Context: one part of a larger RNA
RNA sequence: GAGUAUGCGAAAAGGAGGGUGAGAAUCCCUCCCGCCGAAAACCUAAGGUUUCCUGGGGAAGGCUCGUCCGCCCAGGGUAAGUCGGGACCUAAGCCGAGGCCGAAAGGCGUAGGUGAUGGACAAUUGGUUGAGAUUCCAAUACCACCUGAAAGCGUUAUUAGCAAUGGGGUGACACAGAAGGAUAAGUUAAGCGUACCGUUGGUUGAGUACGCCCAAGCCAGUAGGGAGCAGAGUAGGCAAAUCCGCUCUGCAACAUCCUGAGAGGUGACGGGGAGCGAAAUUUAGUAGCGAAGUAACUGACUCCAAGCUGUCAAGAAAAGCCUCUAGUGAGCGACUAGGUGCCCGUACCGUAAACCGACACAGGUAGGUAAGGAGAGAAUCCUAAGGCGCGC
Repeated sequence: GAGUAUGCGAAAAGGAGGGUGAGAAUCCCUCCCGCCGAAAACCUAAGGUUUCCUGGGGAAGGCUCGUCCGCCCAGGGUAAGUCGGGACCUAAGCCGAGGCCGAAAGGCGUAGGUGAUGGACAAUUGGUUGAGAUUCCAAUACCACCUGAAAGCGUUAUUAGCAAUGGGGUGACACAGAAGGAUAAGUUAAGCGUACCGUUGGUUGAGUACGCCCAAGCCAGUAGGGAGCAGAGUAGGCAAAUCCGCUCUGCAACAUCCUGAGAGGUGACGGGGAGCGAAAUUUAGUAGCGAAGUAACUGACUCCAAGCUGUCAAGAAAAGCCUCUAGUGAGCGACUAGGUGCCCGUACCGUAAACCGACACAGGUAGGUAAGGAGAGAAUCCUAAGGCGCGC
């Protein structure tokens, strides 16, 4: 140069009153207004790593301000047999004893190991904190293992029981389509319950507002879906087999067995519940009390269901589970009783001011939940719960 140019980061929007304070457009409370609402709500993965909560602070950071903060100081906060991971399994990939290749460095690769994005596997509802909850508390469950043990079974034997690293089955899977049965959820009501009766003409009425529920587990088992059963034989399943396969015979098309949402009963003399509502430090809609709990209709993208039907491009593996023997073998043991249950994660953000972008950056970021009116619809518009008005 100059208190000049330009900026203050989405056009969702603020206004008023009260409070605190040295100081308030900016912090707190209340009311009104506006915006999102297949998100701008909620849960969670990755990532972050204390940013969470309480008390205090006001230099710097915050595009203004600041009494405020994801800032500074101090203290506090993350509780699990069942949620997720490990003590289980395997896929691609990776490693790889021997081995093969190579002059070497090293490469490939069998057995084997490792490795979830998949398989297996036992808990629900309610309450509670300033901050944690399927983790704490209450109630009601379930799983594995250990100990004891009544009835019963077996007791000296190629037996009861247990049982493979082995055999068999299951686990076990594509895509498309259709119909059915349910529930979640919702709508309506002159039904039920509670509160209320209009500061302006009317409003005791077919009035207004709100509410009208509850899990796992257990019992029994429905709509529906699936499977033929028994006996004999057998050179197959690398040994064996009562299992599987194959062959034959008989019986049946019903029954039986397996599976199976939901409804019902129980769980529940419990919980929750609109609403009512203290006392006191000085704060609380807290403690406490607590009604009704029906009917009709709509109805899922959820469940039955890895079902059914169809199609060709024919759609993981292993553990686990069931079974069979090999083997082992003197005790086994429904129900019931007692006991045990390890390690890691768990706060908070998570379409974002807390992650990736040098920033409190109009960018980027996987999955799940997902209500109502209108609508074919998860489009779009309006809204609920909930969250915001984007730090001049």